[in-house]
RNA sequence: AGAGUUUGAUCCUGGCUCAGGAUGAACGCUAGCGGCAGGCUUAAUACAUGCAAGUCGAGGGGCAGCAUUCACUUCGGUGAGAUGGCGACCGGCGCACGGGUGCGUAACGCGUAUGCAACCUGCCCACUACCGGGGGAUAGCCCAGAGAAAUUUGGAUUAAUACCCCAUGUUACGGGAUUCCGGCAUCGGGAUUCCGUCAAAGAUUCAUCGGUAGUGGAUGGGCAUGCGUGCCAUUAGCUAGUUGGUGGGGCAACGGCCCACCAAGGCAACGAUGGCUAGGGGUUCUGAGAGGACGGUCCCCCACACUGGCACUGAGAUACGGGCCAGACUCCUACGGGAGGCAGCAGUAGGGAAUAUUGGUCAAUGGGCGGAAGCCUGAACCAGCCAUGCCGCGUGCAGGAAGACGGCCUUCCGGGUUGUAAACUGCUUUUACCGGGGAACAAAAUGCCCAUGCGUGGGAACUUGCGUGUACCCGGUGAAUAAGCACCGGCUAACUCCGUGCCAGCAGCCGCGGUAAUACGGAGGGUGCGAGCGUUGUCCGGAUUUAUUGGGUUUAAAGGGUGCGCAGGCGGCCCAUUAAGUCAGGGGUGAAAUCCCACGGCUCAACCGUGGAACUGCCCUUGAUACUGAUGGGCUCGAGUACAGUCGGGGUAGGCGGAAUUUAUGGUGUAGCGGUGAAAUGCAUAGAUACCAUAAAGAACACCGAUAGCGAAGGCAGCCUACUGGCCUGUUACUGACGCUGAGGCACGAAAGCGUGGGGAGCGAACAGGAUUAGAUACCCUGGUAGUCCACGCCGUAAACGAUGAUCACUCGAUGUGUGCGCUACACUGUACGCGUCCAAGCGAAAGCGUUAAGUGAUCCACCUGGGGAGUACGCCCGCAAGGGUGAAACUCAAAGGAAUUGACGGGGGUCCGCACAAGCGGUGGAGCAUGUGGUUUAAUUCGAUGAUACGCGAGGAACCUUACCCGGGCUAGAAUGUGAUUGCCAUCCCUGGAGACAGGGAGUUCUUCGGACAUGAAACAAGGUGCUGCAUGGCUGUCGUCAGCUCGUGCCGUGAGGUGUUGGGUUAAGUCCCGCAACGAGCGCAACCCCUACUGUCAGUUGCCAUCAGGUAAAGCUGGGGACUCUGACAGGACUGCCUGCGCAAGCAGAGAGGAAGGAGGGGACGACGUCAAGUCAUCAUGGCCCUUACGCCCGGGGCUACACACGUGCUACAAUGGAGGGUACAGAGGGUCGCUACCCGGUAACGGGGUGCCAAUCUCAAAAAGCCCUUCUCAGUUCGGAUCGGGGUCUGCAACUCGGCCCCGUGAAGUUGGAAUCGCUAGUAAUCGCGCAUCAGCAAUGGCGCGGUGAAUACGUUCCCGGACCUUGUACACACCGCCCGUCAAGCCAUGGAAGUUGGGAGGACCUGAAGACAGUGGCCGUAAGGCGCUGUUUAGGGUUAUACCAGUAACUAGGGCUAAGUCGUAACAAGGUAGCCGUACCGGAAGGUGCGGCUG
Repeated sequence: AGAGUUUGAUCCUGGCUCAGGAUGAACGCUAGCGGCAGGCUUAAUACAUGCAAGUCGAGGGGCAGCAUUCACUUCGGUGAGAUGGCGACCGGCGCACGGGUGCGUAACGCGUAUGCAACCUGCCCACUACCGGGGGAUAGCCCAGAGAAAUUUGGAUUAAUACCCCAUGUUACGGGAUUCCGGCAUCGGGAUUCCGUCAAAGAUUCAUCGGUAGUGGAUGGGCAUGCGUGCCAUUAGCUAGUUGGUGGGGCAACGGCCCACCAAGGCAACGAUGGCUAGGGGUUCUGAGAGGACGGUCCCCCACACUGGCACUGAGAUACGGGCCAGACUCCUACGGGAGGCAGCAGUAGGGAAUAUUGGUCAAUGGGCGGAAGCCUGAACCAGCCAUGCCGCGUGCAGGAAGACGGCCUUCCGGGUUGUAAACUGCUUUUACCGGGGAACAAAAUGCCCAUGCGUGGGAACUUGCGUGUACCCGGUGAAUAAGCACCGGCUAACUCCGUGCCAGCAGCCGCGGUAAUACGGAGGGUGCGAGCGUUGUCCGGAUUUAUUGGGUUUAAAGGGUGCGCAGGCGGCCCAUUAAGUCAGGGGUGAAAUCCCACGGCUCAACCGUGGAACUGCCCUUGAUACUGAUGGGCUCGAGUACAGUCGGGGUAGGCGGAAUUUAUGGUGUAGCGGUGAAAUGCAUAGAUACCAUAAAGAACACCGAUAGCGAAGGCAGCCUACUGGCCUGUUACUGACGCUGAGGCACGAAAGCGUGGGGAGCGAACAGGAUUAGAUACCCUGGUAGUCCACGCCGUAAACGAUGAUCACUCGAUGUGUGCGCUACACUGUACGCGUCCAAGCGAAAGCGUUAAGUGAUCCACCUGGGGAGUACGCCCGCAAGGGUGAAACUCAAAGGAAUUGACGGGGGUCCGCACAAGCGGUGGAGCAUGUGGUUUAAUUCGAUGAUACGCGAGGAACCUUACCCGGGCUAGAAUGUGAUUGCCAUCCCUGGAGACAGGGAGUUCUUCGGACAUGAAACAAGGUGCUGCAUGGCUGUCGUCAGCUCGUGCCGUGAGGUGUUGGGUUAAGUCCCGCAACGAGCGCAACCCCUACUGUCAGUUGCCAUCAGGUAAAGCUGGGGACUCUGACAGGACUGCCUGCGCAAGCAGAGAGGAAGGAGGGGACGACGUCAAGUCAUCAUGGCCCUUACGCCCGGGGCUACACACGUGCUACAAUGGAGGGUACAGAGGGUCGCUACCCGGUAACGGGGUGCCAAUCUCAAAAAGCCCUUCUCAGUUCGGAUCGGGGUCUGCAACUCGGCCCCGUGAAGUUGGAAUCGCUAGUAAUCGCGCAUCAGCAAUGGCGCGGUGAAUACGUUCCCGGACCUUGUACACACCGCCCGUCAAGCCAUGGAAGUUGGGAGGACCUGAAGACAGUGGCCGUAAGGCGCUGUUUAGGGUUAUACCAGUAACUAGGGCUAAGUCGUAACAAGGUAGCCGUACCGGAAGGUGCGGCUG
């Protein structure tokens, strides 16, 4: 110090989350020791038991119990206060401290600083003075009595340091006089003096301890005041002793503290009153700090002591372990009545996630009493329990590689890791255990001795330790007694295997898990911390995410709709005074502890001690006077006034005007008008529409008109008049800071809407009808009511927008325009105020803003703090209503957003391609058949391929085999392959059984160059799988697409994603080329290089060829020969817009141009960029993982893959005369052939058979090419078309043609007469049409596929439309990218909330009744010697009762909306022009999103 998370990516805004620290903690796992600290945060709930406040005999009367002594004694005891002492009692002091708790309290309670001239203070200190006399009681004890008890009554007797009276009496108190001094007012202080009033206590061992009055001190308190000290304004008004006065009472004292009278005040937006919450501070935690949170332990203050009230005593209490009363609760009871108060220490129950022992000691410190000894002390000091925290120590150290065993992983003959880790060797001994030694805390004091006037000093001696035989030290034994927890996807340090398979589970956030999960569970390994480690809760931090330090508001949340303006805040220049703010010096205070620093003490540390610093504060004082304030004086530049002059749809009222519309009347006139995408509703022969005339009415004001003007905003438009507001300009005459802003407040405020009354032409929510549509509560059409208009009164909201508050100052320019002024001026300039556009600096996340700021500063106001819930609910205010204003929470999400980027998309735009359309030719879709697929069927009909891009596809050959499927029969190191000892009785053949595999039996002695070959093949090691996953993969392939694109380096631009280049202007088949350009280059693609083909040449001629020469035949390159030609096949040439003309800057284009075999890429092929479709293929092959192993492997027989109601794709053959049939006849190319092709001959109608020749092929052969051409026939018909189907007979292949082959012959002769919607191919040697060949193959279901040649067209105006594609641009809420996203109702489940008849509870206040104790007042009765008391009466009051009300909370039939929830229903509102642009306000309507009207906005 930051990080994760919104996106495809980016920047920003913004929330959520994490890493840190802390804790009185709790929970889980684990646990060796010690030191120091801490330990009911909940029920201020209830408490059993014990203890926590007593002491003094040196105050007193006395003597119950104990002890001593004495006396007596029946030896059991009894007696004697005589002694030590002392229960109870009287009396004194203490019990108001110490200890606990945090209920109440928002307050002078606390903190801080002052004041008391308005006060008190026991014990303590100093000083002054005094201590004389008298009296009567009462407890106790004794006697008697009541009661269960608690307790209590009566009588008798008695004491005091108890009580009372008298005297004396000061500096006291009250009053008066004189005088001095002081003060902020009232007043205070000193001196002198007079009058009045109030005191006392004794004990005694003679040392002392006490008593009374007073002054002063100290200490402790009381009161008052300034300042500070929570939340809510959805609490805005509160107040009757209330505020003040006069007089009195009361108090220690002031005071409405209380009372009588008088006055009517007092508090409050600087937050009264009310509600809720809470003890406050020192401090503690966190934080860089400022802050925020907190107030446990320790210290200070306050409050409380079962709840409420009350006083008494006392120096002090309204009293925790005192009292009285009331109440609730508990307990005892003889039922009459009593007792009690752990928020003291332990402890119990309860509550709770949770918090300890019914311990020891007064040794120390401190407290009470006492003269003291001493007693008491759950204060305190110690111990116990608890890892609750902090700190410290240990669980060993060194060596040790066969890098052991085991585990885990692995690419598995091996390696890695655990890991120097272990074993083993050596060493050490903290801790532990055993033995021994052994502290400090203790100082003494009292008492004694000496000195001393008193404090006190000195000296000697005695005694005192709970903790504790503890800490610590020494010795011995022996690695001996001692390691866990969490985590390992990113944040965040740490990775593999197995299991699981959106299951089980994890999760702080993002998110993991659907068969290879570093994220679940286990394991191995690793990381972190370590006697702890994790989790949970809470607080601060990070969060500059409430922003004083230190944020924002055009579009992210956020500027009020606009103005005026009270309070408030802020405010020009000069001078003077003052000194409040401010600054400086000094003083006081800021308790201690804590924090910080230094030093020191426990072995260190934690902890503790000493000192310092600090405590940022408050108060007082002295000074300074720049700034701010205050006061006084002045100034003119801010502001205003005056005078002069413009300007304008500024406002209000009245009047006037024309155009248009509608209506009415009259006229002309006839069949339609109107309306739409097209229609219909509607109007019209009762005369519409159209045209003319006249009249009426209401509303709005064309042109001018603008990118313009005015106004604070809303808003404002014909013309004229009246009244009226304002800006601006000029002059610089006047005032002299009069200013700016502005919470509340007041006023204005579009449209819609409301009330009353008018008005009503046009338009027009609602409504009606017509269309559209699946529907159409809409868009379109025809009508049409409110309304729109006027007057008056409400409403008070809008995308009331520049989404930009007002004011002032400053900061480059360019340009347009409105209105003034300055010039004589319509040039041109200057200046002022407006309205616009573009830009510099600067700002901004960017878009953008930019003197009209969103720049730089100043002042004031308003507003924001994640999205949803929600501008909703409740409350209050306003309104006639509609509704407006103010304005939450529960719950829920991990985002919601802004700007920009790249894509994709659009029923956006532009440009351009393609057999894309169009123009043509031929098909498909109808028929029969072939073939593939779906479906169905089946024991099986093996599997895969499924829009384009599956479907004559994998398959270029399913009868067996193939074959993967089914049935049955068999095998288990296996059917195959490798290494391989061995064997040469192997292989093979025969027989038997069997369907066969196979089993049994027999025959069978390989070749050899002797190296071996071949075959067999034990054991062993490697099996095998067409089982799964193409979504784990390689390879190969399809498609977009032979489309023209896809990128990179450097530079430049941008915060960045990214852009530029690649866009633009032309051109091209092309990102092809040219030009331009912050780009310059380059790569993969395009093109070219390669092959075939078209022309020519050269070379070479056999099997090809034959012109010339010769031979020869019936004929024939048949033969010699030849290379001329054809051809073959190798090389070369040729085409490049090279030439010409035109256009063009160029690239290039055009020209039936020239030339040329070929012309602008000549034709064809091979060749497929970055990538897309998790496209296809695990069944070609390869391969990770998983699965099977007497089977999911292997062998065999048979069956199936050929099924058949149907549906689809691809084809073949046809429907005929451009044809069929018969006969004759001509011309190819490319291929194949020895397990072959076969000439030729014979047989057969034929398939074919029997012979037989040539050819391993430019030689022989398949082989005939067919369409074509010639001749003949058929004559429009289901035919001499068509050939399906079926019957019969043959033939060939093959072990075998039944399921299930081909071919031939004879017979049979189906559908079909050109094919609905729709749809396919093709742009030239193409379509169409004709035949030929080949692969696979024994044969063949081939009409398929791949090739070959023959014959050989038509059409393209053109790019509007359909489909696909390319580039540029635009919008976007899309980015698994429009097959996207997404809205609302309804239905279902869950959750929280609002309303609600009612019901329950709580606190508070009011009224009335009652009213305890106590206090006060009165008092005539009673008691007492007196002081005084009792009784009675009145007032007050806790509590109780009754009653009405408001508030708060719980619950509730029913009800409302909201949120959430993989796959529900209806529609399609929004995002693209979202298919009617959207949105805002308002009104009406509608299942729903929504629609429509009116006005507004552009987002």
Molecule: small-subunit ribosomal RNA
Organism: uncultured Cyclobacteriaceae bacterium